The part of an RNA shown here (small-subunit ribosomal RNA, 5' domain) has 473 nucleotides and comes from a bacterium. Its mean pLDDT, the model's own confidence on a scale to 100, is 87.
[in-house]
Context: one part of a larger RNA
RNA sequence: GGACGAACGCUGGCGGCAGGCUUAACACAUGCAAGUCGAGCGAUCCCUUCGGGGAGAGCGGCAGACGGGUGAGUAACGCGUGGGAACGUGCCCUUCGGUACGGAAUAGCGGUUAGAAAUGACCGAUAAUACCGUAUACGACCUUCGGGUGAAAGAUUUAUCGCCGAAGGAUCGGCCCGCGUUGGAUUAGCUAGUUGGUGGGGUAAAGGCCUACCAAGGCGACGAUCCAUAGCUGUUCUGAGAGGAAGAUCAGCCACACUGGGACUGAGACACGGCCCAGACUCCUACGGGAGGCAGCAGUGGGGAAUAUUGGACAAUGGGCGAAAGCCUGAUCCAGCCAUGCCGCGUGGAUGAAGAAGGCCUUAGGGUUGUAAAGUCCUUUCGAUGGUGAAGAUAAUGACGGUAACCAUAGAAGAAGCCCCGGCUAAUUUCGUGCCAGCAGCCGCGGUAAUACGAAAGGGGCUAGCGUUGUUC
Numbered sequence: 001g002g003a004c005g006a007a008c009g010c011u012g013g014c015g016g017c018a019g020g021c022u023u024a025a026c027a028c029a030u031g032c033a034a035g036u037c038g039a040g041c042g043a044u045c046c047c048u049u050c051g052g053g054g055a056g057a058g059c060g061g062c063a064g065a066c067g068g069g070u071g072a073g074u075a076a077c078g079c080g081u082g083g084g085a086a087c088g089u090g091c092c093c094u095u096c097g098g099u100a101c102g103g104a105a106u107a108g109c110g111g112u113u114a115g116a117a118a119u120g121a122c123c124g125a126u127a128a129u130a131c132c133g134u135a136u137a138c139g140a141c142c143u144u145c146g147g148g149u150g151a152a153a154g155a156u157u158u159a160u161c162g163c164c165g166a167a168g169g170a171u172c173g174g175c176c177c178g179c180g181u182u183g184g185a186u187u188a189g190c191u192a193g194u195u196g197g198u199g200g201g202g203u204a205a206a207g208g209c210c211u212a213c214c215a216a217g218g219c220g221a222c223g224a225u226c227c228a229u230a231g232c233u234g235u236u237c238u239g240a241g242a243g244g245a246a247g248a249u250c251a252g253c254c255a256c257a258c259u260g261g262g263a264c265u266g267a268g269a270c271a272c273g274g275c276c277c278a279g280a281c282u283c284c285u286a287c288g289g290g291a292g293g294c295a296g297c298a299g300u301g302g303g304g305a306a307u308a309u310u311g312g313a314c315a316a317u318g319g320g321c322g323a324a325a326g327c328c329u330g331a332u333c334c335a336g337c338c339a340u341g342c343c344g345c346g347u348g349g350a351u352g353a354a355g356a357a358g359g360c361c362u363u364a365g366g367g368u369u370g371u372a373a374a375g376u377c378c379u380u381u382c383g384a385u386g387g388u389g390a391a392g393a394u395a396a397u398g399a400c401g402g403u404a405a406c407c408a409u410a411g412a413a414g415a416a417g418c419c420c421c422g423g424c425u426a427a428u429u430u431c432g433u434g435c436c437a438g439c440a441g442c443c444g445c446g447g448u449a450a451u452a453c454g455a456a457a458g459g460g461g462c463u464a465g466c467g468u469u470g471u472u473c
Base pairs, nucleotide, nucleotide: 001473002472003471004470006469007468008467009466010465013345014344015343016342017341018340019338020337021303026301027300028299030298031297032296035062036061037060040059041058044055045054046053047052069256070255071254078181079180080179081178082177083176084175087173088172092169093168094167095166096165097164098163099162100134101133102132103131109124110123111122112121113120114119140149141148142147154161155160182228183227184226189219190218191217194216195215196214197213198212199211200210201209231253232252233251234250235246236245237244238243258279259278260277261276262275281292282291283290284289309335311334312333313332317331318329319328320327321326348378349377350376351375358369359368360367361366382414384409385408386407387406388405392400417462418461419460420459421458422443423442424441428457429456430455431454432453438445439444
């Protein structure tokens, strides 16, 4: 000198763009954050112009594995980069083939009943794109090559949307490997599923992934193991570069979701707002038993030097469902708060010497503040008031928002501070104080004339900021 997710002190006019719990992955009141489909299904209720329209619960389908948050863990194929073979892939696209005949249940509902509740139990009836069987099989799978196995679902306004089998694609994902990836040797030995093989199991898939047997291997000063620290990267800051430091915002990947473990469903999870078990904590309870998980958006307490609103809208973009209309969306788009940062603008311009008054200094003559002020003549950015009023949206639909922008009106009117002045370092005098009070980044100032303390006048620097502190180059 640069930089900052900064903080603190003094000060503070406006706008644009960005940013905003770095600490306790501490605990959380309240509201919202994932639903949707009646063009899958039966029953119920409401309205009706008797044509029809609507509602919520249930079964069923798809979605809840995305989006959003956090960085605890992780020194690892986790990440980055470059390769690889033994895999999966709902929705989407292309192509081929098919969509036949039956059956038994069950929720909601009705009845009885247990419980404070959460939640059930028994009996009875019922539907389906829910479940099951038979038939069929272009492909597909298994095969001892003879053969064997395996599917479907309908809806309807008749236009379509679906369903099943198979092949290919696209997308996304799982797996393996080379190289790179912090510090410590005051950590030197580590390892028994350990290293390899065979058989078997398991997986979508290769593999000690698991298991039985066999062999005795495998790693390590090119740093194994252990300990500590840490999410990684694109990037960011700095620097002439080499390098050093960092990993906030934005983007990619990973990991986690009160703590630990487990699986279920599913194309996909071992699942933040799903389930089960254990634990800690909080709450309800009729003491028998139950409920909960903000590291989603707001918000609260706590911690802290320190970090915002319990806001608006789905108008746009995107996502889920739906044939669609549409519904949902704290994703997102906006608004609010904060000089936290960057950028831009303003706080007036010209003229004006009796060099006014006042202040300060003085050798008492004067000097300086200083064209500064006043006065005179102008202008009106920003702000204020009034009016018009968008683009963003496509035929319609605008939260932002009566916002931006434009026009008019009034009047210099509403808008300057902070730090410093001994040297480094740009800018000096007077008074007060008297090794006191104090200053200080280093050197050092202060003990009676202090350019170094405090005040004033003057001056220097930066400017809606200026200083200080902290960190880093």